[in-house]
RNA sequence: GCCCCAGUAGCUCAGCAUGGAAGAGCAGCGGUUUCCUAAACCGCGUGUCGCCCGUUCGACUCGGGCCUGGGGCA
Numbered sequence: 001g002c003c004c005c006a007g008u009a010g011c012u013c014a015g016c017a018u019g020g021a022a023g024a025g026c027a028g029c030g031g032u033u034u035c036c037u038a039a040a041c042c043g044c045g046u047g048u049c050g051c052c053c054g055u056u057c058g059a060c061u062c063g064g065g066c067c068u069g070g071g072g073c074a
Base pairs, nucleotide, nucleotide: 001073002072003071004070005069006068007067010026011025012024013023020057028044029043030042031041032040050066051065052064053063054062
């Protein structure tokens, strides 16, 4: 230098093919229960979907550029 993959909640990840406006598990917080703790049960999502531009009535999703991490070739 070229090619491929990944980037979404505190963490691990789904969703992207087929655009309609964001979810799961764990963690956390509040409550019930208990002498206390744990467990169990009930409730709560806390997010510029890596950044910018474009396409579109509408973008996490499509197109272009860039950044970061991983891998391959030279």